The part of an RNA shown here (small-subunit ribosomal RNA, 5' domain) has 500 nucleotides and comes from an uncultured bacterium. RNAcentral holds the full RNA, with entries from ENA and SILVA. The prediction has a mean pLDDT of 82.
[in-house]
Context: one part of a larger RNA
RNA sequence: AUCACGCUGGCGGCGUGCCUCAGACAUGCAAGUCGAACGCGAAAGUUCCCUUCGGGGAACAAGUAGAGUGGCGCACGGGUGAGUAACACGUAUCUGACCUGCCGUAUGCCGGGGGAUAACAUCGGGAAACCGAUGCUAAGACCGCGUAAGCUCGAUGGGGUUAGAGACCUGUUGAGGAAAACUUCGGUGGCAUACGAGGGGGCUGCGGGCCAUCAGGUGGUUGGUGAGGUAAUGGCUCACCAAGCCGACGACGGCUAGGGGACCUGAGAGGGUGACCCCCCACACUGGAACUGAGACACGGUCCAGACUCCUACGGGAGGCAGCAGUAAGGGAUAUUGCACAAUGGGCGCAAGCCUGAUGCAGCAACGCCGCGUGCAGGAAGAAGGGUUUCGGCUCGUAAACUGCUUUUCUGCGGGACGAGGAUGACGGUACCGCAGGAAGAAGUCUCGGCUAACUACGUGCCAGCAGCCGCGGUAAAACGUAGGAGGCAAGCGUUAUCC
Repeated sequence: AUCACGCUGGCGGCGUGCCUCAGACAUGCAAGUCGAACGCGAAAGUUCCCUUCGGGGAACAAGUAGAGUGGCGCACGGGUGAGUAACACGUAUCUGACCUGCCGUAUGCCGGGGGAUAACAUCGGGAAACCGAUGCUAAGACCGCGUAAGCUCGAUGGGGUUAGAGACCUGUUGAGGAAAACUUCGGUGGCAUACGAGGGGGCUGCGGGCCAUCAGGUGGUUGGUGAGGUAAUGGCUCACCAAGCCGACGACGGCUAGGGGACCUGAGAGGGUGACCCCCCACACUGGAACUGAGACACGGUCCAGACUCCUACGGGAGGCAGCAGUAAGGGAUAUUGCACAAUGGGCGCAAGCCUGAUGCAGCAACGCCGCGUGCAGGAAGAAGGGUUUCGGCUCGUAAACUGCUUUUCUGCGGGACGAGGAUGACGGUACCGCAGGAAGAAGUCUCGGCUAACUACGUGCCAGCAGCCGCGGUAAAACGUAGGAGGCAAGCGUUAUCC
């Protein structure tokens, strides 16, 4: 310093809280949003008409709820540490080998068409999950056409940078390729190109575990040519050619392990650790794969395989808490199936707003740190009582009683925030303030042989027991047990484990 356990326990503030089974999970919630992209479109309601008084029809409101097409988000935020000894991380370069939605800056553009499809309707299949057929329809969905400064590609020149380069500048020629509208008329959008900002991919030097009782390892292996692939270099992949490449400066193998900022300890050097908070990485039942997309090989997406659980009409289906709570299990051991979007931040939206178990708060736990309290002053007949005694006394001990005082805290009543900018406060009638009441409700734990502060009596009799080390106990034990007393620390004390 970090826990757990035993005994004990008054309050507050700030923190922290599954170290074990990356074992299994009931239930609820954790990612939606946009009608200012689009087509449908209820129920209930209002008015009117009809009525067999059960109800039926039409219009409005309101194009509202809802599902669907489409857009953006879902790659963030949150969790965990299994794997990984590696360019994973840290640090310093490089990228003339690269990408970048949203945001900002600048310039230019936004012409004219087409064919579908979901929703829906009607059938049909299925227990369900869901699926099929036919018919209808819209768009900023999808697809041609036109235009092309700049852009991309091919051919061919010039300049220029560089160590060398595919950077950059500038010609000629050919080919390719854009867009979307909506509107409450305020705006919001769309396309191309260039730059920026922020983010990301890749290469490299150096650095940080143990074992040599691991000494040789390697076949896409090492290099080349060509091709494929990628945003991009590259055996990344493939064909062919060559035979290389790594290694006692520790290859290869085995074991262990997420890395860093930091944290603990220490005068420092060093040693140990990687909880909370921040950055990076990896993973999401196990293994594999791609799709979509600016970005994923994607925790709450898809497909395949596997194990497990559940539903089933036995044909077939559904699921993944290492999100927040919670359950059982494991364990020495770790919390509420709470409140709120008021604040901060995020997604969508022009906005109003909606969503947000991120977050802000509250609850539980002395788990840690810090602070406060459990009263203060007087009070000797040194009371009673306990312990002890050489029976004189000594001691608990000014301790108590008793007298006076105070009210931190506590209890009751009243007022009552900041956090919020115009509105809006979960926390919260909380913090805080005022008044009243009454010493009132609040002390334990470990030790007392030496180390080591603190001693007597009785019981026990190598027994029962103690013990960190030395060692105590066999009849007067300051070492065991109990009592009185004393010493230490104190809402804690003691012990175990681990690190310095």